[in-house]
RNA sequence: CAACCAUCCAGAGCGGCUGAGAGAUCUGGCUCGACGACGCCGCAGCAACCCGCAGGUCCCGGUCCGCCGGGCACUGGCCGAGGGUGCUACCGCCAGGACCGAUGGAGG
Numbered sequence: 001c002a003a004c005c006a007u008c009c010a011g012a013g014c015g016g017c018u019g020a021g022a023g024a025u026c027u028g029g030c031u032c033g034a035c036g037a038c039g040c041c042g043c044a045g046c047a048a049c050c051c052g053c054a055g056g057u058c059c060c061g062g063u064c065c066g067c068c069g070g071g072c073a074c075u076g077g078c079c080g081a082g083g084g085u086g087c088u089a090c091c092g093c094c095a096g097g098a099c100c101g102a103u104g105g106a107g108g
Stems, first nucleotide, its partner, number of pairs: 001108001004105005013043005021032003026096004044088003048085004055079004059070004092100001
């Protein structure tokens, strides 16, 4: 960079800097913004995808429901601290058009 697959009505804020537009693009709307939006940085948080330590869990029996014993296996599934990205107004803000946009994954 292009294609493929999956997802996009849930969830998640404070401070500093900056200083006028912002919500991808076009059109028509609508909303936010000097009570400082958008953007950048710091910390915090959310949990969409991927990875995943130790440990736990799964089958049978007993049980005072706290656990105990046995079996299988050393594999597989699930949970899992944490890690890699991502995200933290409004249904991707709504609608139309489009080879549309964003995020993740495994490859090229």